[in-house]
Glycine riboswitch aptamer from a Candidatus Nanopelagicales bacterium, 95 nucleotides, folded computationally. Rfam family: Glycine riboswitch aptamer. Rfam links the family to the GO term glycine biosynthetic process. It was read from a public genome assembly, where an Rfam model found it.
RNA sequence: CGACACCGUGCGGGAGAGUCCCGUCGCCGCCAGCGGCGGGCGCCGAAGGAGCAACGCCCCGCCAACCUCUCAGGUCCCAGGACCGCACGGCUCAG
Numbered sequence: 001c002g003a004c005a006c007c008g009u010g011c012g013g014g015a016g017a018g019u020c021c022c023g024u025c026g027c028c029g030c031c032a033g034c035g036g037c038g039g040g041c042g043c044c045g046a047a048g049g050a051g052c053a054a055c056g057c058c059c060c061g062c063c064a065a066c067c068u069c070u071c072a073g074g075u076c077c078c079a080g081g082a083c084c085g086c087a088c089g090g091c092u093c094a095g
Base pairs, nucleotide, nucleotide: 001095006090007089008088009087010086011085012084013083018041020040021039022038023037024036025035026034027033042075043074044073048071049069050068051067056062057061
């Protein structure tokens, strides 16, 4: 000097499922419509969380996921979003 890997930051891509029902408040002169809050039922899973196999292992046990469960979260848009790509920084070894 320093690849890969790992961590962080930024940018881009990024699915699924009711913009359902009831009540209340606000906007509006009223209706309608829109939004906030609360309650209810249904649905989704790729934040997070939880559970499990074989192989293997220090073998009463440990051990993964986009598999399962849906606690949480989500269910118009926004936001979020596992994961993928690029860049920068950190780390620090192979060399």